A computed fold for a 76-nucleotide RNA from a Kofleriaceae bacterium, annotated as transfer RNA. Its Rfam family is "tRNA". Gene Ontology term of the family: triplet codon-amino acid adaptor activity. By type it is a transfer RNA. The coordinates come from a structure-prediction model, not an experiment, and the mean pLDDT is 81. The organism belongs to Kofleriaceae, within Bacteria.
[in-house]
RNA sequence: GCCGAUAUAGCUCAGUUGGUAGAGCAACGCAUUCGUAAUGCGUAGGUCAGCAGUUCAAGUCUGCUUAUCGGCUCCA
Repeated sequence: GCCGAUAUAGCUCAGUUGGUAGAGCAACGCAUUCGUAAUGCGUAGGUCAGCAGUUCAAGUCUGCUUAUCGGCUCCA
């Protein structure tokens, strides 16, 4: 340099045909307990990597950029 994949909550990841963004764990609160753990219930937590474009409507489609990972190639 070229090709491909990935980027969504604190962490790990879903998200169907473009139509109100979700789960588990973690955190916090309550219940339970003499107390703790465990368990149950609930609450909070989001610039869907960034910038544009298309569309009535974009996490989802298109282009460019950035970061990470993998493969290939060149130079030293």